[in-house]
RNA sequence: GACCGACAAGGGCAAACCUGCCGAAAGGCAGGGACGCAAAGCCUUGAGUCUAAAGUUUAAACCUAAACCAUGACUGACAGGCUGCCGAA
Repeated sequence: GACCGACAAGGGCAAACCUGCCGAAAGGCAGGGACGCAAAGCCUUGAGUCUAAAGUUUAAACCUAAACCAUGACUGACAGGCUGCCGAA
């Protein structure tokens, strides 16, 4: 230095759920809360998943219903890229 990851040390993050706010929704933010996490730090690139407001089409022709659609989201489901604390075997 690379791999690796301990019932190590010192720290870190925070699922479900609850409350408030934002959003059409998916979901997000803040506070509480800890199931877990050695990248559960960052990017959001690929593939994937979710939603369907606006729009388009059809039916109806006012209301409305259905289908399609991401420009909206998700990374604590996967792959990829960048960075990083500690040091037993």
c-di-GMP-I riboswitch aptamer from a Bacillota bacterium, 89 nucleotides, folded computationally. The sequence was found by an Rfam model in a public genome assembly. Lineage of the source: Bacteria > Bacillati > Bacillota. Rfam family: c-di-GMP-I riboswitch aptamer. Rfam links the family to the GO term cyclic-di-GMP binding. Rfam describes the family as follows. GEMM was predicted in a large-scale screen for bacterial structured RNA regulatory elements.